The RNA shown here (Lysine riboswitch aptamer) has 191 nucleotides and comes from Evansella vedderi. The coordinates come from a structure-prediction model, not an experiment, and the mean pLDDT is 80.

[in-house]
RNA sequence: AGUGAGGUUAGAGGUGCAAAGACCAUAAGUACUCAUCUUAAGGGGAAUGAGCUCCUAUGAGGGAUGUGGAAAGGGGGAUUUGCCGAAGCGGUAAACGACUCAUGCGUUUACUGUUGGUUCUGUCAUUGAAUAAAUGCUGAACUGUCAUAUAGUCUGAUGUCAUAAGGGCUAUAUGGAGGGCUAUCUCACGC
Numbered sequence: 001a002g003u004g005a006g007g008u009u010a011g012a013g014g015u016g017c018a019a020a021g022a023c024c025a026u027a028a029g030u031a032c033u034c035a036u037c038u039u040a041a042g043g044g045g046a047a048u049g050a051g052c053u054c055c056u057a058u059g060a061g062g063g064a065u066g067u068g069g070a071a072a073g074g075g076g077g078a079u080u081u082g083c084c085g086a087a088g089c090g091g092u093a094a095a096c097g098a099c100u101c102a103u104g105c106g107u108u109u110a111c112u113g114u115u116g117g118u119u120c121u122g123u124c125a126u127u128g129a130a131u132a133a134a135u136g137c138u139g140a141a142c143u144g145u146c147a148u149a150u151a152g153u154c155u156g157a158u159g160u161c162a163u164a165a166g167g168g169c170u171a172u173a174u175g176g177a178g179g180g181c182u183a184u185c186u187c188a189c190g191c
Base pairs, nucleotide, nucleotide: 002189003188004187005186007185009183010182011181014084016083017082018081019080020079023076024075032068034066035065036064037063038062039061042055043054044053045052047103048102049101050100051099087115088114089113090112091111092110093109094108095107096106097105116143117142118141119140120139122137124136125135126134127133145176146175147174148173149172150171151170152169153168154167155166
């Protein structure tokens, strides 16, 4: 020279990832309030079942007409902030949440598996008011990175030209995965 350490530090991919508040549209003339008419015995307590409890013939609930009339989640572009396993998805466990229990749902934390990134497609599945959007899966395209192979080109030894090994760049093809890649430093081994 080099080898090892998921080691340190700093970076790159680009319609890059995520968060926040304000604004805008949608949700929706929906839920809901009140009034009138009609029908009629059930209805509420976050999905389903059971329990418990509350309301209800002084009319629950449904329908029609009229008066008034939201919000959350999700979305959009800009701004700000944090970053490059950024982040997303799945599984397990625990705690909390809605009257109690069971299953499920939501939030947080820990462990673990998986995806390099972006875009499009499918009325496939889930969530959702939605043919918006998100996630997963399928099928394609583009792109970054490393390795290998082929071709071209540049560099390349004693003194010059040329040239070898080696190194760099470009193009094509194949393959791998972020526990990666580039640079740098530390430690150990070793020359």